[in-house]
Context: one part of a larger RNA
RNA sequence: CGACGAAUAGUGAGAGAACUCAUCCCUAGUACGAGAGGACCGGGAUGAACGAACCUCUGGUGUACCAGUUGUCCUGCCAAGGGCACCGCUGGGUAGCUAAGUUCGGCACGGAUAAGCGCUGAAAGCAUCUAAGUGCGAAGCCGUUCUCAAGAUUACUAUUCAUUCGAGACCCCUUCGAGACCAGGAGGUUGAUAGGCACUAGGUGUAAGCUUAGCAAUAAGUUGAGCCAAGGUGUACUAAUCGGUCAAG
Numbered sequence: 001c002g003a004c005g006a007a008u009a010g011u012g013a014g015a016g017a018a019c020u021c022a023u024c025c026c027u028a029g030u031a032c033g034a035g036a037g038g039a040c041c042g043g044g045a046u047g048a049a050c051g052a053a054c055c056u057c058u059g060g061u062g063u064a065c066c067a068g069u070u071g072u073c074c075u076g077c078c079a080a081g082g083g084c085a086c087c088g089c090u091g092g093g094u095a096g097c098u099a100a101g102u103u104c105g106g107c108a109c110g111g112a113u114a115a116g117c118g119c120u121g122a123a124a125g126c127a128u129c130u131a132a133g134u135g136c137g138a139a140g141c142c143g144u145u146c147u148c149a150a151g152a153u154u155a156c157u158a159u160u161c162a163u164u165c166g167a168g169a170c171c172c173c174u175u176c177g178a179g180a181c182c183a184g185g186a187g188g189u190u191g192a193u194a195g196g197c198a199c200u201a202g203g204u205g206u207a208a209g210c211u212u213a214g215c216a217a218u219a220a221g222u223u224g225a226g227c228c229a230a231g232g233u234g235u236a237c238u239a240a241u242c243g244g245u246c247a248a249g
């Protein structure tokens, strides 16, 4: 830009992905075989590699969380803190991301076939799966499964709305498990969209101050305390104000 202006919901022409393998058990030590050995068919279990999604568990990371600790400088000093030293070092760790973690997948079924096996059957009184006709038969092919999909210009379908007193969309703003930008999603006071706040999950591990014991280092109590990022729920306190543009005769 097209498809008569839109919104919502769909159809699926077409395209892509996937399709794997092994071991063990039962059938059965059966059929077969002198024995040694040892099945087809059918059923079940467990795995490997591969793939997808996810973060409950196990872990990793987690330079915006907590604690310990060394040196030094600073806050006048004590105490308590802050800066720097690879995040100073060390021990842990929420969300997110993640694999080595978790869950799931390959199935089953149908159609047409390959090699192959057939039925009927002449040419050629026989025979012959083939010449006419016809049946079976693969991890393969076409469907079935999953994903995308109407630029499928053959531009589809349904419902609703609108046709200028204008449906709807955008700008703008708050933002996101969406994202390079754009796009997409959730919202914009008839509001929980983000922040704040409250509670909470979770992390760290018993703050400071004070009291007590001790000459002191230190310990105990107050106290599972204090502090806390991205999590959850709630709550209009703050900010999404007011507005503008386009748009089918």
Stems, first nucleotide, its partner, number of pairs: 001151001005161006014148004020048007032037001050105005058099004065092005070085006109143003116136004168246004172188005193239003196235005202228003209222005
Record summary
Predicted 3D model of a 249-nucleotide part of an RNA (large-subunit ribosomal RNA, domain VI) from a marine sediment metagenome. The RNAcentral record of the full RNA draws on MGnify. It matches the Rfam family "Bacterial large subunit ribosomal RNA". Model confidence (mean pLDDT): 89 of 100.